[in-house]
């Protein structure tokens, strides 16, 4: 310089157009000598900025960061 991929909760990730979800992490309470377990709640501008649709976390475009190949 071209090419493919990635971006969602505090971390790691699912969600293929129609109510944003897990697990662990975390706050509350039972339970236990301790470490564990059980219950239950918080926590989201879905990377930014446009397009498309009655409806975009999903399609599209364009820009940013990571990551990989290629020169």
């Nucleotide at each position: 310089g071209g090419g493919a991929g990635u971006a969602u909760a505090g971390c790691u990730c699912a969600g293929u157009g129609g109510u944003a979800g897990a697990g662990c992490a975390c706050a509350u309470g039972c339970u236990u000598g301790c470490a564990u377990g059980c219950a239950c709640g918080a926590g989201g501008u879905c990377c930014u900025g446009g397009g498309u649709u009655c409806a975009a976390g999903c399609c599209c475009c364009a820009g940013u960061g990571c990551c990989u190949c290629c020169a």

This is a predicted structure of a 71-nucleotide RNA (transfer RNA) from Vicugna pacos.
It matches the Rfam family "tRNA". The family's RNA type in Rfam is transfer RNA.
The prediction has a mean pLDDT of 80.
Taxonomically the source falls in Vicugna (Eukaryota, Deuterostomia, Chordata, Amniota).
RNAcentral records the identical sequence in 4 taxa.